[in-house]
């Protein structure tokens, strides 16, 4: 330098193909359960969907550019 994949809640991920309310598990908070802890149950909080722009009534999703990580290749030695 070229190509590919990935970027979504604290962590691990789904959703993207085929646009229409942002989700799952764990974790966290409160309460119930217990003599207490654990377990189990109920309820709840937490999101610039990497960044910017475009298309659209409507974008995590489609298009363009950029950034980061990983992998492959090229180049130099």
């Nucleotide at each position: 330098c070229g190509g590919a994949a990935c970027g979504u809640a604290g962590c691990g991920c789904a959703g993207c193909c085929c646009g229409g309310u942002a989700g799952c598990g764990c974790a966290c908070u409160a309460c119930c359960u217990u003599g207490g802890g654990g377990u189990g149950g109920u309820a709840g909080g937490g999101g610039u969907c990497g960044c910017g722009g475009g298309u659209u009534c409507a974008a995590a999703u489609c298009c363009c550019g950029c950034c980061g990580u990983u992998c492959c290749g090229a180049c130099c030695a």
Molecule: transfer RNA
Organism: Ignavibacteriaceae bacterium